[in-house]
RNA sequence: GCCCUGGUAGCUCAGUGGAUAGAGCACCCGCCUCCUAAGCGGGGGGUCGUAGGUUCAACUCCUACCCAGGGCACCA
Numbered sequence: 001g002c003c004c005u006g007g008u009a010g011c012u013c014a015g016u017g018g019a020u021a022g023a024g025c026a027c028c029c030g031c032c033u034c035c036u037a038a039g040c041g042g043g044g045g046g047u048c049g050u051a052g053g054u055u056c057a058a059c060u061c062c063u064a065c066c067c068a069g070g071g072c073a074c075c076a
Base pairs, nucleotide, nucleotide: 001072002071003070004069005068006067007066010025011024012023013022018056027043028042029041030040031039049065050064051063052062053061
């Protein structure tokens, strides 16, 4: 340098065109308990990597760039 995969909540991941983006764990509050843990209920938390484009409508499709991982090439 070229190609492939990925980037969505603090973490691990769903969601692959259609209303307001979700789950588990974690965090906070409450219930329960002598107390803690466990369990149960509720709550907060998101510029969906960035910027453009297509579309009536984009997390989703297209382009460029950034970041992470992998493969190939170069290494005169």
Predicted 3D model of a 76-nucleotide RNA (transfer RNA) from an uncultured Gammaproteobacteria bacterium. Rfam family: tRNA. Rfam classes the family as a transfer RNA. Rfam's curators write: Transfer RNA (tRNA) molecules are approximately 80 nucleotides in length. Its family is annotated with triplet codon-amino acid adaptor activity in the Gene Ontology. It was read from a public genome assembly. The coordinates come from a structure-prediction model, not an experiment, and the mean pLDDT is 81.